[in-house]
């Protein structure tokens, strides 16, 4: 050097061209209960790795950049 995978909330995931203002577990904050603590029960928070590019419309195709994994030389 070449090929193929993969990137979405703190974490793990769900979505495969429109019905979604991207949805769900745990986790963080608040409050409700309890004598505390746990548990549970409610509200909040928070995410499409980056540019380009098709298209009426992109998280989703295409292309490249970057990071990670594997395989071949």
């Nucleotide at each position: 050097g070449c090929u193929c995978c993969c990137a979405u909330c703190g974490u793990c995931u769900a979505g495969u061209g429109g019905u979604c203002u991207a949805g769900g577990a745990c986790a963080c904050a608040g409050g409700a209960u309890u004598u505390u603590c746990a548990a549970u029960c409610c509200u909040g928070c928070g995410a499409c790795a980056c540019g380009a590019g098709u298209u009426c419309a992109a998280a989703u195709c295409u292309c490249g950049u970057u990071g990670g994994g594997a395989g071949c030389g």
The prediction has a mean pLDDT of 81.
Predicted 3D model of a 73-nucleotide RNA (transfer RNA) from Candidatus Endomicrobiellum porotermitis.
It matches the Rfam family "tRNA". Rfam classes the family as a transfer RNA.